This is a predicted structure of a 72-nucleotide RNA (transfer RNA) from Protomyces lactucae-debilis. The sequence is in RNAcentral, with records from ENA and Rfam. Its Rfam family is "tRNA". Rfam classes the family as a transfer RNA.
């Protein structure tokens, strides 16, 4: 320099056109003499940024950034 992939709550991730699922973690409550464990409830992501396509974009297209890999 060229090519290919990935980017989604604090972490790991599912979802691939109609406002995002689950686990862990966190908070509160119950249980306990107390803690842990267990159970219930709750909060938490404008889906890396930007421009476009579309009635509608996490999803499709262009660009940028970060990251991983391949070729020379």
């Nucleotide at each position: 320099g060229c090519c290919c992939g990935c980017u989604u709550g604090g972490c790991u991730u599912a979802g691939u056109g109609g406002u995002a699922c689950a686990g862990c973690a966190u908070a509160u409550c119950a249980c306990u003499u107390g803690u842990a464990a267990u159970g219930a409830u709750a909060a938490g992501a404008u889906c890396a940024c930007u421009c476009g396509u579309u009635c509608g974009a996490u999803u499709c297209g262009g660009g940028u950034a970060g990251u991983g890999g391949g070729c020379a």

The prediction has a mean pLDDT of 82.